[in-house]
The part of an RNA shown here (large-subunit ribosomal RNA, domain VI) has 264 nucleotides and comes from Mariniblastus sp.
Context: one part of a larger RNA
RNA sequence: CGUACGAAACUUGAGGAGGUUCUUCUUUAGUACGAGAGGAUUUGGAAGGACGAAUCUCUGGUGUUCCAGUUGUCACGCUAGUGGCAUGGCUGGAUAGCUAUAUUCGGAAAAGAUAAACGCUGAAAGCAUCUAAGCGUGAAGCUCUCUCCAAGAUUAGGUUUCGUUGUAGCUUGCUACGAGAGUCCCCUGGAAGACUACCAGGUUGAUAGGCCAUAUGUGUAAGUGCAGUAAUGUAUUCAGCUAAAUGGUACUAACGGACGAAAG
Repeated sequence: CGUACGAAACUUGAGGAGGUUCUUCUUUAGUACGAGAGGAUUUGGAAGGACGAAUCUCUGGUGUUCCAGUUGUCACGCUAGUGGCAUGGCUGGAUAGCUAUAUUCGGAAAAGAUAAACGCUGAAAGCAUCUAAGCGUGAAGCUCUCUCCAAGAUUAGGUUUCGUUGUAGCUUGCUACGAGAGUCCCCUGGAAGACUACCAGGUUGAUAGGCCAUAUGUGUAAGUGCAGUAAUGUAUUCAGCUAAAUGGUACUAACGGACGAAAG
C1' cells in the first nucleotide's frame, strides 16, 4: 500500500515444513517344521538405546560479592571493629535465573488407494488361465490421522462485537473547528527481547523502585556480662546479615502529546 466504511477479537485451512526410529527380554513354545543339530511365522506383556519437546519439583553445575572462616600487608590516631589490594586473595556453602548428566512426555491406534505377491469369477482359445470386462487380500512406502507455520490463498476467506454524520462561515457544496470506536508516540517495566516485535501497566494505578512481613541461604553478629594469667570459651542468641523470590503497602516515578471513517 492492497484486501472498496473505520476498528478490536476469535477463527477456517489452499499450501508448506517436521515427525512417523531401533534393540533386547518374556509368553505363545522348545510348539509348528526337522532324522538330528537346530528352530520359527503369529499373539500378548515388559524393559531399554538413540533422537525430539517441555520443565527446574528432585539430583547436580554455575551463581565476580548473599553468608561465614582465614593468610599477608596498608589505612581509618591506638584497642576493638571495619575497609582496600593480593586470580572474587584463598577456602567452605549458597537464593533467583540459566542449565544437563536431572524430571516428565512423545513417535499409539485407526482409515483409504496401492507395490511385489496371493486370489474369485471369466472369455478371447467349448479346456485352461488372477485379466482382456468385472471383484478382492496385501507394506516401515503414498494420502490421511499427529505437531508447527499459514488469507499478499491479489481466488486477499468466515464469525462476533464496537463506532461517526455536530457547530460556524459563506460562493449551496466547499472551508475551518469539534466529537468519535480505537490506535500510536511517550513513560514505568517484563519469566519477551540483537533492534524491532510481543506482553503487563500508566493515578478509576501494584508497572518498577523503596519500605514492611515472610521464605531461602549462611551458621550463632557487634557490644556487654561471666570463667580463665592468656590464647580462648560461654550467656545474651537457632542470633546477626541476607541478590534476582513470595505477599502486602501509593512513599517515589508512570509527565505529556498526536492520529483517527460517508467520494461505501